Predicted 3D model of RNase P RNA and transfer RNA as a complex of 493 nucleotides. It holds a member of the Rfam family "Bacterial RNase P class A".
């Protein structure tokens, strides 16, 4: 200094001033509500006094977004559904071990792919249980098979040629026929282990070497699995993000869940199952069990109100330390309390400073030129540009997605010491 | 805030044990007519919303992701 890769940490800072929201105290004013008391035949009404006081004003004090609040993809916590019980059926997950409240997350290995390397992907269970599929080309796409080749120790044999006057014989191999093969060639995305070597009529795991597969054994590992020896001529292609088999887990809905008060309407119409033969109901599959339910239940069609409490934010919460553990995380000991509202606020200008890139009539160095000069490189003042993605709606743990800048390590490369 | 649903030609839509991308209208050109519609004949238009992955192959299967849609309080 380039190029690369991992992981935490930030997400500019202070001040003045204008604002937004939400909580708390104070003053002013006070609709209202309640007690006592006066007026009065009484009852209603008016009046004084004192207590609570809603809407609104004025002033003080506090609090107020994120690493993703996003996507809603996974898991859960909390809520109802009387119960959450067993089967089918359906989703989802898959190499081994640990962690966690759980999880498809995480973290450490193991095995494959990439990468010189730091490092990094991987839905990674089964293809000798079963079905299915592999267009087009190809002989053939799965219990093999033979188009071109090649070979024969095998049959038939056409022309040319020899003999011979003929008939005819010798001869000769194109070609056919049958058998062997699976090395070559051709096709594919993919052809029934791969190289070599020996055999062979050719050829072939036929046979031998070495890789690779399968099988049994030793040692290492908790395990995946690693490694050695030993056997066995080869077991039989891809696909399970195709049906499916094994294992494993899963009721359903979702804070617009649910409860309280309050206000209001027409407690309305239709239509369909019911009432002891028993509809309904585990809020989105089917059956059994079993409990509710002794009359209403479903759907649709109309009516009404859109108010206030609760749930809501103290939690599997943050930080900081010690220990155990490679590590995820876990005990434990101190500290902190950090939006909670409703169609929903948490902003803006301004000045200082910081930040990163531009940046000269200047400074430094190096080179090139007799010289006047040029050319590179780097430091920068004054000013200039820029600062993302994005906005909590019950909460947590995680993935992923989208993000402009900067700081720390770690790996190559190349240059100087 | 939650749950669903879809995007395939200019338009509306098909498109299943994953191998051809397709109908209807619309659009161009020729034909038919004096001319025009209608009618006949021929034809051009797509990265299947985008990105990855499984696979020999993806519009279909899986995963992210992007736009649109559509639902939903309470009372009786």
């Nucleotide at each position: 200094g380039c190029a690369g890769g991992g992981g935490g940490a930030c997400a500019g800072a202070c001040g003045a001033c204008c604002g937004c929201c939400c909580c708390c105290c104070g003053c002013c004013a006070g609709a209202g509500c309640g007690g006592g008391u006066g007026c009065c035949c009484g009852g209603a009404g008016c009046g004084c006094c004192c207590g609570c006081g809603a809407a609104g004003g004025c002033g003080g004090g506090g609090a107020g977004a994120g690493g993703a609040a996003a996507g809603u993809c996974c898991g859960a916590a909390c809520u109802c559904c009387a119960c959450a019980g067993g089967g089918c059926a359906g989703u989802g997950c898959g190499c081994c071990g640990g962690g966690u409240a759980a999880c498809u997350c995480c973290c450490g290995g193991u095995c494959g792919g990439g990468g010189c390397a730091a490092c990094u992907c991987g839905a990674a269970g089964g293809a000798a249980a079963g079905u299915g599929g592999c267009a087009c080309a190809g002989a053939a796409a799965a219990c093999a098979u033979a188009c071109c080749g090649c070979u024969c120790g095998g049959c038939c044999g056409a022309a040319g040629c020899c003999c011979g006057c003929a008939a005819g014989g010798g001869g000769g191999g194109a070609g056919g026929c049958g058998a062997g093969u699976a090395a070559g060639g051709g096709u594919g995305a993919a052809a029934a282990g791969g190289u070599g070597c020996g055999g062979u009529a050719a050829g072939a795991g036929c046979g031998c070497a070495c890789c690779g597969c399968g099988c049994c054994g030793g040692c290492c590992g908790u395990a995946a699995g690693g490694u050695c020896g030993g056997u066995g001529g080869c077991a039989g292609g891809c696909u399970a993000a195709a049906c499916c088999c094994c294992g494993c887990a899963c009721g359903g809905a979702g804070c617009a869940a649910g409860g309280c008060c309050a206000a209001a309407u027409a407690g309305g119409g239709a239509g369909g199952c019911g009432u002891u033969c028993g509809a309904g109901g585990g809020c989105g599959g089917c059956c059994c069990g079993u409990c509710c339910g002794a009359a209403g239940c479903c759907u649709c069609c109309g009516g009404g109100u859109a108010g206030g409490c609760c749930g809501c934010u103290c939690g599997a919460g943050c930080c900081c330390g010690c220990c155990a553990g490679c590590a995820a995380u876990g005990c434990c000991g101190g500290g902190c309390c950090u939006a909670g509202a409703g169609g929903a606020a948490u902003g803006g200008u301004c000045g200082u400073c910081g930040c990163g890139c531009c940046g000269a009539g200047g400074c430094c160095g190096c080179c090139c030129g007799c010289g006047a000069g040029g050319g590179c490189g780097g430091c920068g003042a004054a000013g200039g540009c820029g600062g993302a993605c994005a906005g909590a709606a019950u909460u947590c743990g995680g993935c992923u997605u989208a993000c402009g800048g900067a700081c720390c390590g770690c790996u190559g490369c190349g240059a100087c010491g | 805030g939650g749950g669903c649903g879809g995007c395939u030609a200019g338009c509306u839509c098909a498109g299943u044990u994953g191998g051809g991308a397709g109908a209807g209208c619309g659009c161009c050109g020729c034909g038919u007519u004096c001319g025009c519609a209608a009618c006949g004949c021929g034809g051009a238009g797509g990265u299947c919303g985008g990105g990855a992955g499984u696979u020999c192959g993806a519009g279909c299967c899986u995963c992210c992701u992007g736009c649109c849609g559509u639902c939903c309080a309470c009372c009786a």